A computed fold for a 96-nucleotide RNA from a soil metagenome, annotated as Glycine riboswitch aptamer. The coordinates come from a structure-prediction model, not an experiment, and the mean pLDDT is 78.
RNA sequence: CGCACGGGAGAGCCCGUGCCGCCCCGGGCUCCGGGGUCGUCGCGGGCGCCGAAGGGGCAAUUCUCCCCGGAACCUCUCAGGCGCCAGGACCGUGCG
Numbered sequence: 001c002g003c004a005c006g007g008g009a010g011a012g013c014c015c016g017u018g019c020c021g022c023c024c025c026g027g028g029c030u031c032c033g034g035g036g037u038c039g040u041c042g043c044g045g046g047c048g049c050c051g052a053a054g055g056g057g058c059a060a061u062u063c064u065c066c067c068c069g070g071a072a073c074c075u076c077u078c079a080g081g082c083g084c085c086a087g088g089a090c091c092g093u094g095c096g
Base pairs, nucleotide, nucleotide: 001096002095003094004093005092006091007090012047013046014045015044016043017042018041020039021038022036023035024034025033026032027031048082049081050080054078055076056075057074061072062071063070064069
């Protein structure tokens, strides 16, 4: 440095729309139509938020006796993320 296994945090709401489910009503009643401030999911939009893939920066903080420089779980949020899945710095074990 790589592979495998295990652990692994943070941050969400609103609006619209579509399918499905549920409830109600009607009809020509195995089908069709309408309504519902309900629920899951998909898509789109708005604003907000998180930082532990990666990336940028030393302006602040910290590390180094001081300075310079460098680095960081620091900072910025470009990227990424804010249901699950996935990802995930870092830690442990094993192997090459």

Of the family's consensus pairs, 85% are formed in the model. RNAcentral holds the sequence, with entries from MGnify.